[in-house]
Molecule: Bacterial small signal recognition particle RNA
Organism: Coriobacteriia bacterium
RNA sequence: GACUUGGGCGGCGACAUACUCCGAACCUGGUCAGGACCGGGAGGUAGCAGCCAUAAGGGGUCACUGACGAGCGCCCAAGUCUAC
Numbered sequence: 001g002a003c004u005u006g007g008g009c010g011g012c013g014a015c016a017u018a019c020u021c022c023g024a025a026c027c028u029g030g031u032c033a034g035g036a037c038c039g040g041g042a043g044g045u046a047g048c049a050g051c052c053a054u055a056a057g058g059g060g061u062c063a064c065u066g067a068c069g070a071g072c073g074c075c076c077a078a079g080u081c082u083a084c
Base pairs, nucleotide, nucleotide: 001081002080003079004078005077006076007075008074009073010072012069013068015066016065018061019060020059021058022057028053029052030051031050036045037044038043
């Protein structure tokens, strides 16, 4: 100096339980106008629409996190060969 193997770091790729968005007529949760029911009343009960959030599921992304793949760069260790 070359090659092989292993390890570390970095880079690359793809993915996710990472990030992000959507996401339920009833069948999830919360808040529940109106209306309903109970009540003499005060008040209470359940609760549709709407609104908010979310599950299953779906879309997107690789900035974070995790695991994986190839083995691109550097470093370290071991071995083999070669030159001086």